[in-house]
RNA sequence: CGCCGAAUCUCGCCGACGCGGCGAGAACGGGGGACCCAGUGAGUGGGGUGAAUCCGCGGUGUCGUCUCCACGGACGUGAGACGAAGGCGCGGUAGGCUACUCUUCAAGGCCGAACCCAUCAGCUAACUCCGUAGGCGUGGUGAAGAGG
Repeated sequence: CGCCGAAUCUCGCCGACGCGGCGAGAACGGGGGACCCAGUGAGUGGGGUGAAUCCGCGGUGUCGUCUCCACGGACGUGAGACGAAGGCGCGGUAGGCUACUCUUCAAGGCCGAACCCAUCAGCUAACUCCGUAGGCGUGGUGAAGAGG
């Protein structure tokens, strides 16, 4: 000086001199919450923030069901098959980001996570609750339209 993101600004008090703590407000963002509308058994609960969903292949373990061997029987152990959820690894993918701003098209590059609520929540006016973090150094590609 910029990027992702809602995550910025102002005021007051305190602390101490780098910035931090508390409170209030503005702005931005998110949740809950009527009529109407929508929906209509249950389950393997369900739901929220976020672009971060879904699919295929492969390995390992866990759980469940069935079968087989050994044993007088049961239990238990071992092996195999099927199924379930999760995680790991590869490959894709809905979707998202990429320096004046927005929209559209194309090019290159990148992301396609993580966390939370706790049995509960469709939409939703009034009302009400909460957040203002964290992580980075991209681009210096083109075209059209509008704006600045």